[in-house]
Context: one part of a larger RNA
RNA sequence: GAGUGAACGCUGGCGGCGUGGUUAAGACAUGCAAGUCGAGCGAGAAGUUCUCUUCGGAGAAUGGAAAGCGGCAAACGGGUGAGUAACACGUAAGUAACCUGCCCUUUAGACGGGGAUAGCCUACCGAAAGGUGGAUUAAUACCGGAUGUGGGGGCUCACGGCAUGGUGAGCAACCUAAAGCUUGAAAAGGCGCUAAAGGAGGGGCUUGCGGCCUAUCAGCUAGUUGGCGGGGUAAUGGCCCACCAAGGCGAAGACGGGUAGCCGAUCUAAGAGGAUGAACGGCCACAUUGGAACUGAGACACGGUCCAAACAUCUACGGAUGGCAGCAGUUUCGAAUCAUUCACAAUGGGCGAAAGCCUGAUGGUGCGACGUCGCGUGGAGGAAGAAGGUCUUCGGAUUGUAAACUCCUGUCAUUAGGGAGCAAAAGAUGAGUUUAUAGCUCAAGUUGAGUUAACCUAAAGAGGAAGCAGUGGCAAACUCCGUGCCAGCAGCCGCGGUAAUACGGAGACUGCGAGCGUUACUC
Numbered sequence: 001g002a003g004u005g006a007a008c009g010c011u012g013g014c015g016g017c018g019u020g021g022u023u024a025a026g027a028c029a030u031g032c033a034a035g036u037c038g039a040g041c042g043a044g045a046a047g048u049u050c051u052c053u054u055c056g057g058a059g060a061a062u063g064g065a066a067a068g069c070g071g072c073a074a075a076c077g078g079g080u081g082a083g084u085a086a087c088a089c090g091u092a093a094g095u096a097a098c099c100u101g102c103c104c105u106u107u108a109g110a111c112g113g114g115g116a117u118a119g120c121c122u123a124c125c126g127a128a129a130g131g132u133g134g135a136u137u138a139a140u141a142c143c144g145g146a147u148g149u150g151g152g153g154g155c156u157c158a159c160g161g162c163a164u165g166g167u168g169a170g171c172a173a174c175c176u177a178a179a180g181c182u183u184g185a186a187a188a189g190g191c192g193c194u195a196a197a198g199g200a201g202g203g204g205c206u207u208g209c210g211g212c213c214u215a216u217c218a219g220c221u222a223g224u225u226g227g228c229g230g231g232g233u234a235a236u237g238g239c240c241c242a243c244c245a246a247g248g249c250g251a252a253g254a255c256g257g258g259u260a261g262c263c264g265a266u267c268u269a270a271g272a273g274g275a276u277g278a279a280c281g282g283c284c285a286c287a288u289u290g291g292a293a294c295u296g297a298g299a300c301a302c303g304g305u306c307c308a309a310a311c312a313u314c315u316a317c318g319g320a321u322g323g324c325a326g327c328a329g330u331u332u333c334g335a336a337u338c339a340u341u342c343a344c345a346a347u348g349g350g351c352g353a354a355a356g357c358c359u360g361a362u363g364g365u366g367c368g369a370c371g372u373c374g375c376g377u378g379g380a381g382g383a384a385g386a387a388g389g390u391c392u393u394c395g396g397a398u399u400g401u402a403a404a405c406u407c408c409u410g411u412c413a414u415u416a417g418g419g420a421g422c423a424a425a426a427g428a429u430g431a432g433u434u435u436a437u438a439g440c441u442c443a444a445g446u447u448g449a450g451u452u453a454a455c456c457u458a459a460a461g462a463g464g465a466a467g468c469a470g471u472g473g474c475a476a477a478c479u480c481c482g483u484g485c486c487a488g489c490a491g492c493c494g495c496g497g498u499a500a501u502a503c504g505g506a507g508a509c510u511g512c513g514a515g516c517g518u519u520a521c522u523c
Stems, first nucleotide, its partner, number of pairs: 001523004006519005013375006019368002021333001026331003030328003035072003040069002047062006079286003089210007098203003103199007111145001113143002121134005150176003154171006180191003212258003219249003224246004229241003261283004265276004288309005311322004339365001341364003347361001348359004378408004388399004412464001414459005422450001429443005467512005472493003478507005488495002
């Protein structure tokens, strides 16, 4: 000198864009953050309409709430950096050792049956959370049977490869599937379902190389290293197991200890390098602590389950319940870090045929000079060089065109009015194409949280808007007074003991300026 997720002191006008718990991965009140589908299924409250009525109500139609079965999603999105020195990450490869829901392309199919169960009703237990019987019911829930384009397993052959294995052909005929819904009078279509092949995107596993400190850590290792055979997995493998062998790693640093998420990047530097890994993007790990599996295409699952532990809450003392490292917010800690805000209008995501619903993702607003950028705090004229202040050799000098005063301007802020863009679609309507209310195209029209925005016009009036640090040298800027090795200053050298440009005050000056200094850290 440059920089910071900064903090502290003094000061503080406006706007744009960013950014804001670096400490306790401490503890958390409250609200919200993951639902959706009635075009899968049964049942159906309130309400509305009509009819009857003994005026209590009953029946029918419509309606569709809350809940339940079922499907998909919940493994994404969001947070944090505790752990991890590791194939965790980066990069380059391999997978002939693998998986892949939704999506795209292609081929073939979807026949015919059955038994339950939640809900509802009913009986009961419990303070609650919740639970136990009985009766009854549906499905795209569940289970047999048929079929087998195909796929899998067995045997034979061929091909190429890198050993297991891959691809193709043949034989035998062993195993293996399905579900409906919707518009309609129908045909036909749409959305689904089943099997298989390919793709896209995603993931698993393996390997070469690369990136911290420590030798005051020198030897480490028994599932250890390898084999054979099994188990397990989507898949290779001591991943696990039985047996056999005695191996494997290490001064090119094993093993141990300390520290640490890694990278794109960021800061600095002429560069080489050094330091860092906030925000944004990619990957990984974690979700009170430890362990485990279930479901599923995908988890060993932040707002799922089970077990154990600590902590906390409720309790009728028998027993239950909870997990903010989601968004706000509270408390503690700390030098220190914000609103218990608005909206799904846009972008994106989930579900749905769609309308739509959900979305603390996201888009906005708010708070903080925390950073950066821009603007302003007026402009021109104005010498009796006013008054006041300071200094003085008492003549004057300086503050100083500075002020007053005159003439203007109107940025920002204030008041009033106007006012785009972010919005284009989807859906519904009409038209065209078409057998078609599939699809596709076109038309007009609808939808804005922010928003009293940006911007424009008008009004008034210089009115509302300047400080901080320094002035001995380094290093731009000097005098007076006070103090008297005292009080104090100080980054280094050093200053102060009676004329201190170095302490304190004043005036003047210098630097930067809505900031200026100090502290901490990096180069």

This is a predicted structure of a 523-nucleotide part of an RNA (small-subunit ribosomal RNA, 5' domain) from a Puniceicoccales bacterium. Rfam family: Bacterial small subunit ribosomal RNA. It was read from a public genome assembly.